A computed fold for a 339-nucleotide RNA from a Thermoleophilia bacterium, annotated as Bacterial RNase P class A. Taxonomically the source falls in Thermoleophilia (Bacteria, Bacillati, Actinomycetota). Rfam family: Bacterial RNase P class A. Rfam classes the family as a ribozyme. Rfam links the family to the GO terms dimeric ribonuclease P complex, ribonuclease P activity and tRNA processing. Of the family's consensus pairs, 95% are formed in the model. The sequence was found by an Rfam model in a public genome assembly.
[in-house]
RNA sequence: GGCGCAGGCCGGGUGGCCGCGGGCCGCUCCGGCGGUCCGAGGAAAGUCCGGACACCGCAGGGCAGGACGCUGGGGAAACCCCAGGCGGCGAAAGCCGACGGAAAGUGGAACAGAAAGGACACCGCCCCCCAGGGGGUAAGGGUGAAAAGGUGGGGUAAGAGCCCACCAGCGCCGCGGCGACGCGGCGGCUCGCCAAACCCCGUCCGGUGCAAGGCAAACAGGCUCCGCUACCAGGUGGCCCGCCGAGGAGCCGGGUACGCCGCUCGAGCCGCCGGGAGACCGGCGGCCUAGAUGGAUGGUCACCCCCGACAGAAUCCGGCUUACAGGCCUGCUACGGAA
Numbered sequence: 001g002g003c004g005c006a007g008g009c010c011g012g013g014u015g016g017c018c019g020c021g022g023g024c025c026g027c028u029c030c031g032g033c034g035g036u037c038c039g040a041g042g043a044a045a046g047u048c049c050g051g052a053c054a055c056c057g058c059a060g061g062g063c064a065g066g067a068c069g070c071u072g073g074g075g076a077a078a079c080c081c082c083a084g085g086c087g088g089c090g091a092a093a094g095c096c097g098a099c100g101g102a103a104a105g106u107g108g109a110a111c112a113g114a115a116a117g118g119a120c121a122c123c124g125c126c127c128c129c130c131a132g133g134g135g136g137u138a139a140g141g142g143u144g145a146a147a148a149g150g151u152g153g154g155g156u157a158a159g160a161g162c163c164c165a166c167c168a169g170c171g172c173c174g175c176g177g178c179g180a181c182g183c184g185g186c187g188g189c190u191c192g193c194c195a196a197a198c199c200c201c202g203u204c205c206g207g208u209g210c211a212a213g214g215c216a217a218a219c220a221g222g223c224u225c226c227g228c229u230a231c232c233a234g235g236u237g238g239c240c241c242g243c244c245g246a247g248g249a250g251c252c253g254g255g256u257a258c259g260c261c262g263c264u265c266g267a268g269c270c271g272c273c274g275g276g277a278g279a280c281c282g283g284c285g286g287c288c289u290a291g292a293u294g295g296a297u298g299g300u301c302a303c304c305c306c307c308g309a310c311a312g313a314a315u316c317c318g319g320c321u322u323a324c325a326g327g328c329c330u331g332c333u334a335c336g337g338a339a
Base pairs, nucleotide, nucleotide: 001335004332005331006330007329008328009327010326012304013303014302015301016300017299018298020039021038022037023036024035025034026033027032041310045321046320048319049318050317051316052315053209054208055207056206060241061240062239063238065205066204067203068202069201070084071083072082073081074080085099086097087096088095089094100200101199105198106197107194108193122141123140124137125136126135127134128133129132149167150166151165152164153163154162168190170187171186172185173184174183175182176181213261214260215259221252222251223250224249225248226247234244235243268287269286270285271284272283273282274281275280305308
């Protein structure tokens, strides 16, 4: 120097004028006016996970159902994060992985193929009677995504873990590691694949969601059915038990379809210090940073530059995923060059 990889960050700027939403202060003829301060994002998005909060006559047990699944740690929790192990990819930095169990059971493997699991013999090979059959065999060929351990040697009629060496797999022992696991030794011997198939094992899970829910305002009742100390009104919404329990359901008619709260101070943000390999945790100091309800961020002028992407809150928070013009910083790998 350019290529690649990882992590972090920015995403037009400044000033004037006009306008919009909100907080506070002041004035007011209650209609507003003036001043001052604040006013979208890294994803506000998808609504995919997890929670806070609220209500359900407190939520206890069982069945069913669902989610997750290597190890250790972090975190309120998680389909989250960090570190490590194993497997795969890459020359490397590094990236990716639903990564428990298939000698508990059920089941599946299309087509092809003789045969898809503890099987089979199409071609072939070998032996015997030799027309054609009988027996042995699985090394070689053929089919397939996958063919019954692989390579080499011995052995044999031909062959075969039949025997041996190494490798892979399985079991046991020793050592290292908190652990997943790794390394070494020994043994017998080859015991196939699929669990994002049912299933088994382990852990977790009550339901509904801010149109939650509460206050205020308005209103007129009538009819039918069920139930009233419990055995089946109902809460309970998948079901059963348990618990609560005196009112409940439907139809017709009537009222309102407006206001206020919830509504933003919170597992908050920034800086420094300390602990830790890291995620993260602790201490100190500072800050207040949108709260609309037809829903506010815009317009215009001037100057500058590299001419500006994806996109806009709606109860809040932690994650994940997806979209994104252009640009900046740091570290690392391999290559080339120079000293």